[in-house]
Context: one part of a larger RNA
RNA sequence: UUUGGCCUAAAGCGCUCGUAGCCGGCCUUGUAAAUCUCUUGUGAAAUCGUUGCGCUUAACGUAACGGCGCGCAGGAGAAACUGCAAGGCUAGGGACUGGGAGGCGUCAAGGGUAUUCCUGGGGGAGCAGUAAAAUGCUAUAAUCCCAGGAGGACCACCUGUGGCGAAGGCGCUUGACGAGAACAGGUUCGACGGUGAGGGGCGAAGGCUAGGGGAGCGAUCCGGAUUAGAUACCCGAGUAGUCCUAGCAGUAAACUCUGCGGGCAAGGUGUUGCAUAUUCUUCGUGAAUAUGCAGUGUCGAAGCGAAGGCGUUAAGCCCGCCGCCUGGGGAGUACGGUCGCAAGACUGAAACUU
Numbered sequence: 001u002u003u004g005g006c007c008u009a010a011a012g013c014g015c016u017c018g019u020a021g022c023c024g025g026c027c028u029u030g031u032a033a034a035u036c037u038c039u040u041g042u043g044a045a046a047u048c049g050u051u052g053c054g055c056u057u058a059a060c061g062u063a064a065c066g067g068c069g070c071g072c073a074g075g076a077g078a079a080a081c082u083g084c085a086a087g088g089c090u091a092g093g094g095a096c097u098g099g100g101a102g103g104c105g106u107c108a109a110g111g112g113u114a115u116u117c118c119u120g121g122g123g124g125a126g127c128a129g130u131a132a133a134a135u136g137c138u139a140u141a142a143u144c145c146c147a148g149g150a151g152g153a154c155c156a157c158c159u160g161u162g163g164c165g166a167a168g169g170c171g172c173u174u175g176a177c178g179a180g181a182a183c184a185g186g187u188u189c190g191a192c193g194g195u196g197a198g199g200g201g202c203g204a205a206g207g208c209u210a211g212g213g214g215a216g217c218g219a220u221c222c223g224g225a226u227u228a229g230a231u232a233c234c235c236g237a238g239u240a241g242u243c244c245u246a247g248c249a250g251u252a253a254a255c256u257c258u259g260c261g262g263g264c265a266a267g268g269u270g271u272u273g274c275a276u277a278u279u280c281u282u283c284g285u286g287a288a289u290a291u292g293c294a295g296u297g298u299c300g301a302a303g304c305g306a307a308g309g310c311g312u313u314a315a316g317c318c319c320g321c322c323g324c325c326u327g328g329g330g331a332g333u334a335c336g337g338u339c340g341c342a343a344g345a346c347u348g349a350a351a352c353u354u
Base pairs, nucleotide, nucleotide: 004325005324006323007308008307012322014202015201016200017199021195022194023193025089026088027087028086029085030084031083033082035078036077037076038075039074040073041072042071048066049065050064051063052062053061054060092192093189094188095187096185097184098183104178105177106176107175108174109173110172111155112154116150117149118148119147120146121145122144126137127136163170164169207248208247209246210245211244212243216242217241222236223235224234259321260320261319262318263317264316267299268298269297270296271295272294273293274292275291276290277289278288279287280286303310304309327354328353329352336347337346338345339344
């Protein structure tokens, strides 16, 4: 050098943008750095081979010739591939145009039901709660019924292995602003691309700082039960929090436990969006069928896999780039460093043990 893996055994960074680096479509011309061929020089000796010679033989020693010395330097040449230079192309990628789809984001305005509380009226003894109870509420009139008001949070039905988003995530209505994807056109640029160490940004819940807000729910705490006990499960209260604004924090079973991009390689069947064609039409932004593309499910050929299973949305067959793994425990600990207001986060051992 040939040679392992990462769905579940250890192992895919939570996601994304992007610097360096690495990798890179088709055609032509040139160049000759890399590459290849020839050649010159050098490439110590020993070692190795052949033939002699010398120790009585051999091992061994020695001489000549040969070989080895995979390298380096000089010269000559080749031009397919890589590189470099120049020119061109359109299949990658970008831009543009068109009509559509969408809980995509930000901001603003408006609305709805319910809970709670308050006021007024009715009413007059229980209510609430549980397996059963009790704590609790109630003659200062509760629960219940009717009317009105306040305030905060939320957004039923539609709702769908349906949609959108890079991920986290996103669901009342309307408007403004902003962004992305698919399809169609084949108009335009002409390789402008892929990945991405560092780095930047985004990032659920919970937490923190400051200021608001506080209906319901509700860690902690306090009661009532249960129990041997009950720091719980059940019940009654209820603080932080949950909500808003401005910051910090940066973690999750951040999961498809499956990194990103591209190519190749059977199909069947649902569903969403767009396009095209045909048929139907109560003609409407209608319906059905087929085809293509894109997404999202399901079942499966080949293949793969230890199996479960995966299977054109691969875990199949390949290419490019990044990240990560190397027995269990000690330990995501200690120390150091960076970051943070803190909580802590990131980086991350060893002794020892088995």
Molecule: small-subunit ribosomal RNA, central domain
Organism: Candidatus Woesearchaeota archaeon